Large-subunit ribosomal RNA, domain IV from a Chloroflexia bacterium, 346 nucleotides, folded computationally. Lineage of the source: Bacteria > Bacillati > Chloroflexota > Chloroflexia.
Context: one part of a larger RNA
RNA sequence: CACUCGUUCAGGAACUCGGCAAAUUGACCCCGUAACUUCGGGAGAAGGGGUGCCGCACUAGGGUGUAACAGCCCGAAGCGGUCGCAGAGAAUUGUCCCAGGCGACUGUUUACUAAAAACACAGGUCUCCGCAAAGUCGCAAGACGACGUAUGGGGGCUGACGCCUGCCCAAUGCUGGAAGGUUAAGGGGAGCGGUUAGGGCCUCACGGCCCGACGCUGCGAACCGAAGCCCCAGUGAAUGGCGGCCGUAACUAUAACGGUCCUAAGGUAGCGAAAUUCCUUGUCGGGUAAGUUCCGACCUGCACGAAUGGCGUAACGAUCUGGGAACUGUCUUAACGAGUGACGCA
Numbered sequence: 001c002a003c004u005c006g007u008u009c010a011g012g013a014a015c016u017c018g019g020c021a022a023a024u025u026g027a028c029c030c031c032g033u034a035a036c037u038u039c040g041g042g043a044g045a046a047g048g049g050g051u052g053c054c055g056c057a058c059u060a061g062g063g064u065g066u067a068a069c070a071g072c073c074c075g076a077a078g079c080g081g082u083c084g085c086a087g088a089g090a091a092u093u094g095u096c097c098c099a100g101g102c103g104a105c106u107g108u109u110u111a112c113u114a115a116a117a118a119c120a121c122a123g124g125u126c127u128c129c130g131c132a133a134a135g136u137c138g139c140a141a142g143a144c145g146a147c148g149u150a151u152g153g154g155g156g157c158u159g160a161c162g163c164c165u166g167c168c169c170a171a172u173g174c175u176g177g178a179a180g181g182u183u184a185a186g187g188g189g190a191g192c193g194g195u196u197a198g199g200g201c202c203u204c205a206c207g208g209c210c211c212g213a214c215g216c217u218g219c220g221a222a223c224c225g226a227a228g229c230c231c232c233a234g235u236g237a238a239u240g241g242c243g244g245c246c247g248u249a250a251c252u253a254u255a256a257c258g259g260u261c262c263u264a265a266g267g268u269a270g271c272g273a274a275a276u277u278c279c280u281u282g283u284c285g286g287g288u289a290a291g292u293u294c295c296g297a298c299c300u301g302c303a304c305g306a307a308u309g310g311c312g313u314a315a316c317g318a319u320c321u322g323g324g325a326a327c328u329g330u331c332u333u334a335a336c337g338a339g340u341g342a343c344g345c346a
Stems, first nucleotide, its partner, number of pairs: 001341008010332002014330001019327001027051005036041001038160001052082005061074004083087001095325007102317002107119002123158007135144003161312004166242003171239002173235005180230003186224002191219005198211005243261005270304001271301001282298005
């Protein structure tokens, strides 16, 4: 000097991103206990008091046991006394309160940097499926679903509970419709071509040119041809979306009101500088001597908003944020001690 531990004057968070770490608290009995609340809770709320040993005393009382006693076990409360600095005498053994965000809750998770506000959840809702179900695995056989049958099973979203969940179907998706348009294979076969038995013309001949039946074969128009698409409707707890400019009231300001353009429709309730606010440390109030954080308001919402749910909410949380009490070597500011290392000598 390092690590682990112990003690400490006065002060007591001044430390620090932050009370991180440490300290405080701690058992049992008694008293007492707020807001809020889903009436269960909150609650061990908070906050107080007591605790050894001896005597009364094998106490009162209770249990067991008995025919009844006895015996055995448990066992307050009270009075009196007594010792120590200290009586839950050591060890084990809650710190508490106020306010807010998020998530209802108990659970689950990144085995080895994240335990959370993420996942799940009961509840809600939409949708598919009538059983050889839908869906899933498999080439198939077959299997799961299910030895179940719509109060069942699959999928999606939301996420207890309370109050609620507005407008838009133009786009995209899905569902339904089928008159018309478009449309594949296939059907159809007008027509065009290849081949040549044969025929014709030229040639002395070799050979050349032209036409060309049956058959075989290549191409092939009209016309007929489903779903789909176009089209017509419906549908938002489907994917999604939810405006601009100008003017106006007898102070000013503001605009209930009016005009105009655009749209499928122009954001309703509730909330709002928010886990969302750029400007921004917005402004006002509270708390502090002093507060970019925090709480309560305001609304000018850059860019909240209603099951990608909105707003509340008791209880719960090794959650996050702000404040307070107690307590402390976190600090002012360091000191001493113990053990183990390191280092030195042998």